[in-house]
RNA sequence: GGGCUGGUAGCUCAGACUGGGAGAGCACACGGCUGAAGACCGUGGUGUCAGGAGUUCAAAUCUCCUCCAGCCCA
Numbered sequence: 001g002g003g004c005u006g007g008u009a010g011c012u013c014a015g016a017c018u019g020g021g022a023g024a025g026c027a028c029a030c031g032g033c034u035g036a037a038g039a040c041c042g043u044g045g046u047g048u049c050a051g052g053a054g055u056u057c058a059a060a061u062c063u064c065c066u067c068c069a070g071c072c073c074a
Base pairs, nucleotide, nucleotide: 001073002072003071004070005069006068007067010026011025012024013023020057028044029043030042031041032040050066051065052064053063054062
C1' cells in the first nucleotide's frame, strides 16, 4: 500500500442481508419482602448506533470518505 471482518446501554452482544417500534442478558437505581443482608418480585433504558457527508417521505440498516481494533496478502 491492497483486501476482509468488526465498532450499538456500564459490560457481553442481537438487530443490518430484505430501510419504518433501538432491544436482550448481566450489572445498576428505586420500591416491596427481611431483624438485616442475599435470593426473589415489581418499576426504570440511563444510548451522538465510531465520526462526517449523500440518497430517501424516512437510515443502526443503502452509498462515499475518515478514525479505531483484529486478521490476510504484498